[in-house]
Molecule: c-di-AMP riboswitch aptamer (ydaO/yuaA leader)
Organism: uncultured Dehalococcoidia bacterium
RNA sequence: AUAUUCGUCAUGCCGAAUCGGCGGCCUGCCGCCGAGCGGGGGAACCGUCUCAUUGGGGUGUAUCCCGGCUGCGGCCGGGUAGGCGACUCCCCUCGCCGAACCCGUCAGCUAACCCCGCAGGCAUCGGGGAGAGGCCCG
Repeated sequence: AUAUUCGUCAUGCCGAAUCGGCGGCCUGCCGCCGAGCGGGGGAACCGUCUCAUUGGGGUGUAUCCCGGCUGCGGCCGGGUAGGCGACUCCCCUCGCCGAACCCGUCAGCUAACCCCGCAGGCAUCGGGGAGAGGCCCG
């Protein structure tokens, strides 16, 4: 000097996944309570009139199409609806994702009411216009 690993702190990103209080343990988790955020079930009215086990449904941006391989379980490639990228919006440009899981034959909407979650993974392009806010100096 460079690279890698571990820990702490700060600033941030995706996401609902945050904040506060009390307590327990062994310092980071766990339990309870509250607030906040998110999700599911659940009348009337309205909607659906259907066969459907080739079920049906939910969370989520993650849907659909084409091609190749296959030991028929899947695997690979290309695209795509859609989604994301450091205050917010608009335009241009660039990059990335386009998954995974759950319920268990059952659920349209849905007031009252009932139930559940608050994880996990990471380090961000640039330009133009409009607006908002913060800090410092006078």